A computed fold for a 71-nucleotide RNA from a bacterium, annotated as transfer RNA.
Its Rfam family is "tRNA".
The coordinates come from a structure-prediction model, not an experiment, and the mean pLDDT is 83.

RNA sequence: GGCCCUAUCGUCUAGUGGUAGGACAACGCCCUUUCACGGCGUAAACAGGGGUUCAAUUCCCCUUGGGGCUA
Numbered sequence: 001g002g003c004c005c006u007a008u009c010g011u012c013u014a015g016u017g018g019u020a021g022g023a024c025a026a027c028g029c030c031c032u033u034u035c036a037c038g039g040c041g042u043a044a045a046c047a048g049g050g051g052u053u054c055a056a057u058u059c060c061c062c063u064u065g066g067g068g069c070u071a
Stems, first nucleotide, its partner, number of pairs: 001070007010024004018054001026042005047063005
């Protein structure tokens, strides 16, 4: 240099065009004499730009970061 894969809450992860979910962590309440455990709840995310579409996390292009193969 060429090609391929990948980017979603703090972390891990699901989501094949129509409401962005779960686990852990955080916070609040309950329970407990207290802590731990347990129960309930709350907040928190689609790498950036453009295109297609009535509608894009999803499809296409470019850029950026990460990984791999090859020369």